Context: one part of a larger RNA
RNA sequence: GGCGUUUGGUGAAUGCCUUGGCAGUAAGAGGCGAUGAAAGACGUGAUACUCUGCGAUAAGCCAUGAGGAGCUGAGAAUAAGCUUUGAUCCAUGGAUUUCUGAAUGGGGCAACCCACCUGACAGUUUGUUAUAAUUGCCUUCGGGCAGCUUAUAACGUGCUGAAACAGGUACUUUUAGACUGAAUACAUAGGUUUAAAAGAGCAAACCCGGGGAACUGAAACAUCUAAGUACCCGGAGGAAAGGAAAUCAAUAUGAUACUCCCCUAGUAGCGGCGAGCGAACGGGGACCAGCCGAGCCGUAAUUGUGACUAGAAUAACCUGGAAAGGUUAACCAAAGUGGGUGACAGUCCCGUAUAGGAAGCAUGAUCGGACGUAUUAAGUAGGGCGGAACACGUGAAAUUCUGUCUGAAGAUCGGAGGACCACCUUCGAAGGCUAAGUACUCCUUACUGACCGAUAGUGAACCAGUACCGUGAGGGAAAGGUGAAAAGCACCCCGACGAGGGGAGUGAAACAGCUCCUGAAACCGAACGCCU
Numbered sequence: 001g002g003c004g005u006u007u008g009g010u011g012a013a014u015g016c017c018u019u020g021g022c023a024g025u026a027a028g029a030g031g032c033g034a035u036g037a038a039a040g041a042c043g044u045g046a047u048a049c050u051c052u053g054c055g056a057u058a059a060g061c062c063a064u065g066a067g068g069a070g071c072u073g074a075g076a077a078u079a080a081g082c083u084u085u086g087a088u089c090c091a092u093g094g095a096u097u098u099c100u101g102a103a104u105g106g107g108g109c110a111a112c113c114c115a116c117c118u119g120a121c122a123g124u125u126u127g128u129u130a131u132a133a134u135u136g137c138c139u140u141c142g143g144g145c146a147g148c149u150u151a152u153a154a155c156g157u158g159c160u161g162a163a164a165c166a167g168g169u170a171c172u173u174u175u176a177g178a179c180u181g182a183a184u185a186c187a188u189a190g191g192u193u194u195a196a197a198a199g200a201g202c203a204a205a206c207c208c209g210g211g212g213a214a215c216u217g218a219a220a221c222a223u224c225u226a227a228g229u230a231c232c233c234g235g236a237g238g239a240a241a242g243g244a245a246a247u248c249a250a251u252a253u254g255a256u257a258c259u260c261c262c263c264u265a266g267u268a269g270c271g272g273c274g275a276g277c278g279a280a281c282g283g284g285g286a287c288c289a290g291c292c293g294a295g296c297c298g299u300a301a302u303u304g305u306g307a308c309u310a311g312a313a314u315a316a317c318c319u320g321g322a323a324a325g326g327u328u329a330a331c332c333a334a335a336g337u338g339g340g341u342g343a344c345a346g347u348c349c350c351g352u353a354u355a356g357g358a359a360g361c362a363u364g365a366u367c368g369g370a371c372g373u374a375u376u377a378a379g380u381a382g383g384g385c386g387g388a389a390c391a392c393g394u395g396a397a398a399u400u401c402u403g404u405c406u407g408a409a410g411a412u413c414g415g416a417g418g419a420c421c422a423c424c425u426u427c428g429a430a431g432g433c434u435a436a437g438u439a440c441u442c443c444u445u446a447c448u449g450a451c452c453g454a455u456a457g458u459g460a461a462c463c464a465g466u467a468c469c470g471u472g473a474g475g476g477a478a479a480g481g482u483g484a485a486a487a488g489c490a491c492c493c494c495g496a497c498g499a500g501g502g503g504a505g506u507g508a509a510a511c512a513g514c515u516c517c518u519g520a521a522a523c524c525g526a527a528c529g530c531c532u
Stems, first nucleotide, its partner, number of pairs: 001531009015517001016481002020452002022449007029441002031202002039100003042055003046078001049075003061094005070082003105114003115169005121161004126156008134147005171199010206237001207235005217224001221272001247255002259286005269277002290433003296369003303362003308356003314329005330347002332336001338350003382406008392418001413428005468475002488516001491503004
């Protein structure tokens, strides 16, 4: 040095587990905000820190309801306390709610700086009233009247106040008032100001509108496509949008708002007729509703939610550290979903089926009240030029929108039926509203999974959008498991009164000893045997 056997170290795979995720289903909710939001800063405990809660009333205050023995949140103990005169905890309502933040008195490098006005409070001046004292008069000795000054109290007036306290003081719009005030005499526009109300900001997707790419495809590329997509901006609601025919149809005495789905149909068409784009009529369904305020305000039956309440039924023996396991014998079941308990529990615990349930909130039958109810739409329809939307790229191009120039008729009228004309049919534009069916899920509750099980599943099972990186926009981890219970090794010995170890003790187990379940391999040793 090699091989073998044995035994270790290191290491973390694997197995098992799950507090966390993922995907759904059914309901709910679909907003919060100047009554100051979302998000934060700083505080707050007997206590150094972090999380959670809360806000100078600061792990809390008050009320109502429920509940019934313990409690003072977690890491984590100790002290000191609270509680059957009902605490803690739970539900609902209220109070408080520093500073920043739309942030709104002004400023600002967010959580800071600087103000003004008014009030309260304190002092003082003065007025009125009341009471008491005092002086004089009258007196039936109870008291009454008048005056002066003082004191106290209440209400009012003026002034002052270092610090502290409370409220107000932004902008815009609307409404109402006041003061001013042009061209231009009266006026009006405009300006200033007061009061009241509203708006502002945030939030996951869904929705409507205004703007609007490129990569790409066309095997290049320009029309075209991607795509009215991504993205930006504005706005709204629990949905939004749309919507009761100047609609279709086609010769019948037809259909009958809108929205969504399945067909029609990859059809008719459009298209450097390339790549590609791509309907409608009609049919079948979902849902149905019509109107000119359908509603508004109150009342409140009912129903739901809901802290919570009641809630059946098992023993013995055996193994074992432990019984829920095994054996034997029972019981309940409108309850054998699920979870926990020292191994696998219908009958041990929490629960479950079932029954009940305050307040608040939601629902809103019924009844009552108060209002409103347009009147036929002109710079419009149509036309020219330039664009855009329609499946339709200017085409024979109807229809819709309009930047620009024009410009009717008036129901004896007008529009449409894919150029256009006639006939015929059908409808009435240039005002407005409208549930349901449809889309979505930041969020709440319950439940489900031939979904994951710690390199998986969310980036995040753990104090994670953290540590860390970056000037910044932004990027972005790793990290779970002692044991049933800390019973977490008293005491002794070696050693530095270390580290570490050996005894002893706990425990079923300590090769479960805090780097702790299991503990593979790589890698590194030791002992023994054999070979060189």
Molecule: large-subunit ribosomal RNA, domain I
Organism: Pseudosulfitobacter sp. SM2401